[in-house]
Context: one part of a larger RNA
Order: sequence, then structure tokens, then C1' cells
RNA sequence: UUGGGAGUAAAAACCACCAAAAACUGGCGGAAUGCUCUCAAAACCAAUUCACUUGAGUGAGACAAAGGAUAGUGGAAUUUCGUAUGUAAGGGUGAAAUACGGAGAUCUACGAAGGAACGCCAAAAGCGAAGGCAGCCAUCUGGGUCCCUACUGACACUGAGGUGCGAAAGCAUGGGGAGAGAAUAGGAUUAGAUACCCUGGUAGUCCAUGCAAUAAAUGAUGAGUGUUCGCCCUUGGUCUACGCGGAUCAGGUACCCAGCUAACGCGUGAAACACUCCACCUGGGAAGUACAGUUGUAAGACCAAAACUC
Repeated sequence: UUGGGAGUAAAAACCACCAAAAACUGGCGGAAUGCUCUCAAAACCAAUUCACUUGAGUGAGACAAAGGAUAGUGGAAUUUCGUAUGUAAGGGUGAAAUACGGAGAUCUACGAAGGAACGCCAAAAGCGAAGGCAGCCAUCUGGGUCCCUACUGACACUGAGGUGCGAAAGCAUGGGGAGAGAAUAGGAUUAGAUACCCUGGUAGUCCAUGCAAUAAAUGAUGAGUGUUCGCCCUUGGUCUACGCGGAUCAGGUACCCAGCUAACGCGUGAAACACUCCACCUGGGAAGUACAGUUGUAAGACCAAAACUC
């Protein structure tokens, strides 16, 4: 929810019938789709039990990788210093000058020191949840893919609040400091030049520990699952072929059908077709601001309005 059964729903009233009848009245039955109890059925919701393997997970067998941490180590180059050689410039620019050089530079050779970054390989390549990750080697360690392999047997998805991680710049303490270099000084340019260019150059950049928690933190696209025409290239597996290919998973690019989109475009890694959960939007500005709160050493961060105005 549907269909039965039982009980009950006072009398009167209402309706039908009988008696009687002017009317009232008497008898008998019905209706009142209600309520309570009970029986049965199937779908759904919830629960208990048993089972299954596709979702999920674990193990075996293979495999790829700049995934992370800590130690060690290598060569090229810049700079500085030392020695030698050698003499007048060198450097820089659109052109110059500041700065540098007879107290011997630049150049050349050899040697030493120190710091930072890792050329070629290198790629639309790879790995990572994201930020991000690249010389080489060792140790420790995380994740992933494949597989006609075994096991568990729904153990799943999402996730407010919370927690951890989180580029660069910045902050604190202690180291380090080659190169480049905010600030800053000088030289130029210019009408001016608090800039662009040049010569110097501090913080910071590097390391250790702690804080900070933001980025155009971007694919400007939340996570998960399922369904949907093809094609080119490519990474890692598996199977097959060995006339050079084919099949199938998991990734990375390019083009495209349907569909979607305001258009641009997206298009099996969707921005298509559907479902679940979270986050978010409601005219422009004021404003991601004020106030309050939380947090931080601070800079700030998070949360987040209104008046007013168009």
C1' cells in the first nucleotide's frame, strides 16, 4: 500500500419495509465509506542471517621514473690570490663617461682558495596530491603501472569543522658569501630622469633550525562513478606476429563526429549524457576595505559588512 475476517460505533434522528394512520407513533432491517484487533500478499525503507565477486583492498610475479630524505663525490666556468712572462692600454656603450691600469693592468701559462649552479643527454618525455623535482654514486624511504596470478568479501564515494604539506619574497638565531643583485653611490641620457644604459654595490639569494601560509598556487576547469564516432604521434607494461604490424590496459600531446557552448572553443583525460557529496554566485563601485574576533615577533593572513553613490 492492497485484500479478507472479528469486535465496536447508546437511544433518537436519516432511508427502506410492515402495522396503523389526519398527524404523531410502534416493530424490523439498512446505511453511517470510522476506530480497534487480527490474517495474507508483493515492491520499497529499515533490521537479522547465509552466500557471491565485478566495486574496494591485500599478497605473489614483473616493470618504469629529475618522487622524498641524508651523506659523499666530479668536471666545466666565473671571481679572487700567488708565481712567471710581458708593456700600455684594457673595460664599457648607440656614442661616451664614472670606475680600472707604470704601486705594472688587460692578455698568456702554471698553481691555490672559495661559493653557487649542474652544459651535452633533453623530448609535446618521466615522477609527484599540489607546491615542485635534473651532474654522479651510496644508504634509508613513499607512491604508481602491468598481469587469464592467489586471498578478503562491499570493507565503498564525498567531506563542514579539524589536521598535515605548501613557490618566491619576508621574519628570527647562527653560519656562509663566487656570481648575479632590490636599496644605494657615481657616470650617462633627457626639458627634467628619483627610470630604461654603464661602473660599483648592501640586504637577500646558499646552509642549519624555527616562523610565516600567501601567488596569474592556472588546465584561470573540485572529487568520485558509469555511458558515448573515429584518427595521428608518443611513454610504461602484457599478449601476439617477426614482411616491418596487430590487440589490450595505464599515462602524455595533436585533430575531429555527435552533443554542448553567448561565442571562442570543449570534444572517451569533456566544457557531452547522467548520478552522489563538498565548495561557491545573486548589478557596478565603495571593498576583499572598515569594525570585531582568531592568528603572527612583525609584515601581514583568515573571517567579512554597511552608509553612500551610479
Overview: A computed fold for a 310-nucleotide part of an RNA from Solanum gracilifrons, annotated as small-subunit ribosomal RNA, central domain. The source organism's lineage runs through Eukaryota, Embryophyta, Gunneridae, Solanales and Solanum. Its mean pLDDT, the model's own confidence on a scale to 100, is 87. Rfam family: Bacterial small subunit ribosomal RNA. Its family is annotated with structural constituent of ribosome and ribosome in the Gene Ontology.